[in-house]
Context: one part of a larger RNA
Molecule: small-subunit ribosomal RNA, 5' domain
Organism: metagenome
RNA sequence: GAGCGAACGCUGGCGGCGUGCCUAACACACGCAAGUCGCACGAGAAAAGGGGGGCAACUCCCUGAGUAAAGUGGCGAACGGGUGAGUAACGCGUGGGUAACCUGCCCUUAGAUCGGGGACAACUCCGCGAAAGCGGGGCUAAUACCGGAUAACAUCCCGUUUUCCAAGGAAAAUGGGACCAAAGGUGGCCUCUGCUUGCAAGCUACUGUCUAAGGAUGGGCCCGCGUACCAUUAGCUCGUUGGUAGGGUAACCCUACCAAGGCUACGAUGGUUAGCUGGUCUAAGAGGAUGGCCAGCCACACUGGAACUGAGACACGGUCCAGACUCCUACGGGAGGCAGCAGUGGGGAAUCUUGCGCAAUGGGGGAAACCCUGACGCAGCGACGCCGCGUGGGUGAUGAAGGCCUUCGGGUCGUAAAGCCCUGUCAGGUGGGAAGAAUGAGGCUGAGACGAAUACUCUCAGCAAGUGACGGUACCACCAGAGGAAGCACCGGCUAACUCCGUGCCAGCAGCCGCGGUAAUACGGAGGGUGCAAGCGUUGCUC
Numbered sequence: 001g002a003g004c005g006a007a008c009g010c011u012g013g014c015g016g017c018g019u020g021c022c023u024a025a026c027a028c029a030c031g032c033a034a035g036u037c038g039c040a041c042g043a044g045a046a047a048a049g050g051g052g053g054g055c056a057a058c059u060c061c062c063u064g065a066g067u068a069a070a071g072u073g074g075c076g077a078a079c080g081g082g083u084g085a086g087u088a089a090c091g092c093g094u095g096g097g098u099a100a101c102c103u104g105c106c107c108u109u110a111g112a113u114c115g116g117g118g119a120c121a122a123c124u125c126c127g128c129g130a131a132a133g134c135g136g137g138g139c140u141a142a143u144a145c146c147g148g149a150u151a152a153c154a155u156c157c158c159g160u161u162u163u164c165c166a167a168g169g170a171a172a173a174u175g176g177g178a179c180c181a182a183a184g185g186u187g188g189c190c191u192c193u194g195c196u197u198g199c200a201a202g203c204u205a206c207u208g209u210c211u212a213a214g215g216a217u218g219g220g221c222c223c224g225c226g227u228a229c230c231a232u233u234a235g236c237u238c239g240u241u242g243g244u245a246g247g248g249u250a251a252c253c254c255u256a257c258c259a260a261g262g263c264u265a266c267g268a269u270g271g272u273u274a275g276c277u278g279g280u281c282u283a284a285g286a287g288g289a290u291g292g293c294c295a296g297c298c299a300c301a302c303u304g305g306a307a308c309u310g311a312g313a314c315a316c317g318g319u320c321c322a323g324a325c326u327c328c329u330a331c332g333g334g335a336g337g338c339a340g341c342a343g344u345g346g347g348g349a350a351u352c353u354u355g356c357g358c359a360a361u362g363g364g365g366g367a368a369a370c371c372c373u374g375a376c377g378c379a380g381c382g383a384c385g386c387c388g389c390g391u392g393g394g395u396g397a398u399g400a401a402g403g404c405c406u407u408c409g410g411g412u413c414g415u416a417a418a419g420c421c422c423u424g425u426c427a428g429g430u431g432g433g434a435a436g437a438a439u440g441a442g443g444c445u446g447a448g449a450c451g452a453a454u455a456c457u458c459u460c461a462g463c464a465a466g467u468g469a470c471g472g473u474a475c476c477a478c479c480a481g482a483g484g485a486a487g488c489a490c491c492g493g494c495u496a497a498c499u500c501c502g503u504g505c506c507a508g509c510a511g512c513c514g515c516g517g518u519a520a521u522a523c524g525g526a527g528g529g530u531g532c533a534a535g536c537g538u539u540g541c542u543c
Base pairs, nucleotide, nucleotide: 001543002542003541004540006539007538008537009536010535013389014388015387016386017385018384019382020381021347026345027344028343031341032340035075036074037073040072041071048063049062050061051060052059053058082300083299084298091227092226093225094224095223096222097221098220101219102218106215107214108213109212110211111210112209113208114148116146117145123138124137125136126135127134128133155178156177157176158175159174160173161172162171163170164169184207185206186205187204188203189202193200194199195198228272229271230270235263236262237261240260241259242258243257244256245255246254247253275297276296277295278294279290280289281288282287302323303322304321305320306319325336326335327334328333353379355378356377357376361375362373363372364371365370392422393421394420395419402413403412404411405410426484428479429478430477431476432475436470443463444462445461446460447459448458449457487532488531489530490529491528492513493512494511498527499526500525501524502523508515509514
């Protein structure tokens, strides 16, 4: 000099864009943060309103409504969001390998979707419990569950042939055998058949289901190289190194037996510290330091361990076990996990609102309408940072008053002020007032595709209407009026800027040199000056 997720002191007008627990991965009150589908399925309220009966209590019917809430089932919940504890490691970066692998939803291609069965929730009855919840009997549906049929590919067994290879195998063709599948839903139509207004079988459209192959995407595993400090850590290892067999995984792997290997001064083992990277800061560069925000990867979710479900987890807002802690309890037993968004206590020099909205972008579910979304979009707070703007402009010498200095003549603050003439940014008031929003969905019109069809459905084009949290915000016009808006540090040298008074090695200053013991440009105050400016200094840290 530059920089910072900064803090502290003094001061503080406005706006835009960013940014904000670096410490206790400390403990957490309360609310929200993952649901959705009735076009998979069975069942199905109440309040309220209306009508009828009845002296009344009450009762029946209709609407509410096939709505709410709940249940079975499907998909999602493995994404998104947080944190950096652990990890010196194939964790990360980079380049490869997988002939050792997987991949739901999505896309393409080919084929199929036949025919049966038995349950379990919900519901109802009974029982146990303070609760959390649990047990038993009975009824029932499905795209839930289970047999059967059909069987191509894959796999396995027995054979044959060709090609390739890293020599372990891989790919392709072919004969026989074994084994393996499914689920429907919604809309429309009568061309053919049946009853015959119409409906059913059927046809048709969309969607779903199953099998196989391929793609895309996402991942798993392996390898070369790179990746902090300590040798005041020198030896380490027994599933350890290799082989065989068995078990198991998508693959890696695990176990038993046999052999005795394997790593290491090119630093093994041990210890300390640390998430890694793109990047960021600095520097002419080389280098040094760093990894907050944003992006990629990894790891973790009270602590430790484990598996289940699933395409995917060993799973932040799932399950089980153990532990610590907190809460409820009828003492028998139960409940919980903010390193999600806000917020609280605590720790600390120090770090924000228990806000608005799904309008946009994106995500989940759904055929869709739509629902959910503390992701996200916005707003709030903080000069925490960067950037921009303002605090007025011109004129004005009796160089006013006043302050300070003085050699007492004067000098200086100083065109500074006042006065006069203007301007109108920002803030204030009044009125107008956006873009972000329509390429999507639904409606209408037209064309095309499918089809027996002027149904339906799908695709394309056009038209009209509607949808905004921010926000009556940005922006624009007008009104008024210099009115509301300047401080901080320094002035001995380094280093730009000097005098007076007070003090008297005292009080104090100080980054280094050093000032102060009676004339202190170095302490404190004042006048003046210098430098920056809504900031200025100090401290800490990096180059």